RNA sequence: AGAGAGGGCCAGGGAGACGCUGGCCGUUGAGGUGAAUCUCGACGGCUGGAGGAAAGUCCGGACUCCACAGGGCAGACCACUGAGGAAAUCUCAGCGAGGGCGACCUCGGGAAAGUGCCACAGAGAACAGACCGCCGAUGGCUCGGGCCGCGAGUCCGGGAACAGGCAAGGGUGAAACGGCGGUGUAAGAGACCACCAGCGGUUCGGGUGACCGAGCCGGCUCGGCAAACCCUGGUCGGAGCAAGGCCAAAUAGGAAGGCGCUCGAGGGCUGCCCGCCCGAGUCUUCGGGUAGGCCGCAAAGACAGAUGUCUCCCCACGACAGAAUCCGGCUUACCGGCCCUCUCUCGGA
RNA sequence: GGGCGGAUAGCUCAGCAGGUAGAGCGCUCCCUUCACGGGGGAGAUGUCGGGGGUUCAAGUCCUCCUCCGCCCA
Numbered sequence: 001a002g003a004g005a006g007g008g009c010c011a012g013g014g015a016g017a018c019g020c021u022g023g024c025c026g027u028u029g030a031g032g033u034g035a036a037u038c039u040c041g042a043c044g045g046c047u048g049g050a051g052g053a054a055a056g057u058c059c060g061g062a063c064u065c066c067a068c069a070g071g072g073c074a075g076a077c078c079a080c081u082g083a084g085g086a087a088a089u090c091u092c093a094g095c096g097a098g099g100g101c102g103a104c105c106u107c108g109g110g111a112a113a114g115u116g117c118c119a120c121a122g123a124g125a126a127c128a129g130a131c132c133g134c135c136g137a138u139g140g141c142u143c144g145g146g147c148c149g150c151g152a153g154u155c156c157g158g159g160a161a162c163a164g165g166c167a168a169g170g171g172u173g174a175a176a177c178g179g180c181g182g183u184g185u186a187a188g189a190g191a192c193c194a195c196c197a198g199c200g201g202u203u204c205g206g207g208u209g210a211c212c213g214a215g216c217c218g219g220c221u222c223g224g225c226a227a228a229c230c231c232u233g234g235u236c237g238g239a240g241c242a243a244g245g246c247c248a249a250a251u252a253g254g255a256a257g258g259c260g261c262u263c264g265a266g267g268g269c270u271g272c273c274c275g276c277c278c279g280a281g282u283c284u285u286c287g288g289g290u291a292g293g294c295c296g297c298a299a300a301g302a303c304a305g306a307u308g309u310c311u312c313c314c315c316a317c318g319a320c321a322g323a324a325u326c327c328g329g330c331u332u333a334c335c336g337g338c339c340c341u342c343u344c345u346c347g348g349a
Numbered sequence: 350g351g352g353c354g355g356a357u358a359g360c361u362c363a364g365c366a367g368g369u370a371g372a373g374c375g376c377u378c379c380c381u382u383c384a385c386g387g388g389g390g391a392g393a394u395g396u397c398g399g400g401g402g403u404u405c406a407a408g409u410c411c412u413c414c415u416c417c418g419c420c421c422a
Base pairs, nucleotide, nucleotide: 001345002344003343004342005341006340007339008338009337010336012314013313014312015311016310017309018308020049021048022047023046024045025044026043027042028041029040030039031038051320055331056330058329059328060327061326062325063240064239065238066237075236076235077234078233079232080094081093082092083091084090095108096107097106098105099104109231110230114229115228116225117224118223131170132169133166134165135164138163139162141159142158143157144156145155146154147153178196179195181193182192183191197221199218200217201216202215203214204213205212206211244295245294246293247292254286255285256284257283258282259281266278267277268276269275315318350421351420352419353418354417355416356415359374360373361372362371368405376392377391378390379389380388381387398414399413400412401411402410
């Protein structure tokens, strides 16, 4: 210098003007009730006002209501180890496997409990199989020769590859039932042997642990998929602030009581009395509940749903995007800029 | 705001313990008819909404986005 890896921070800045919205204080105006801390303003002052994701609603919780003696089944979710945490598909550190030259990144119970699946291709796809191929020792066939002149038989040598043997090599496939060398054989093969890899058991050592290292023994090797069913272990009652709680008109139901039903409650003509007319209900209280209001609700915060616009200056010329009960996470979107640590390559000293 | 469901051919829908994606209507061509309709025959048609992952293999399983629809005062 170039190419990268991990982590953190910022998200235009400054000045001015006019606005929006919440709160508090002071001064002040208007209206008014059935009630709930009555309602609606004006002026002045002070002050709070989006994000790293406010998003997706993917996890977990607080909170609230409903349900609940206890237990089980079903269902859902989680899953290496150790810490942290209220909990979590969370965080940190480690272990193992895979990837990368590397800094680092990704993944994580069990496939030797059982069931299931492994298309196409291929001979054979799960304790498999024989297409090409190799062999053909053995049995049979055949050719030549000997015993022996014919035949039968037998022996020796050769041929073909019929029975049969084999699984080393080729080929198929994502995957073909250890690797390499030797012994062995007719040809071969863990059939046997040495070494290596893997697995299981066991002993010792290290580590809190996952796990790691070393030794011995074993049979020789036991495929993949559980983001298939399943098994093992663990967690989980349901709904969600449009949860839920409080106050509470008018009208219509409900309950209790009073006064009445032709001996007339009450109402109309009417401001009052008389009179006339209508007349079986009417009044009070209580309770549930609707409209409505308040709380829930916050060191931004509502239903009037706010956080903006304009001017000037500066620069790197400004992305994704905006709260709606609150918090802890994860994921997704994002113009760019800055800082720290580290890796690889090239060049120079 | 909160809670659910869906996206497969031009349209309406199937497809589910993962193995070459189908049906009906529609479309194109041919035959039949003087012609149209009807009838018969043949045929074409999909990035399975998009990205990533698990797997030998994904429309299907897991996950993240996009769009559409429904319910709750």
Model confidence (mean pLDDT): 78 of 100.
Two RNAs folded together computationally: RNase P RNA and transfer RNA, 422 nucleotides in total.
It holds a member of the Rfam family "Bacterial RNase P class A".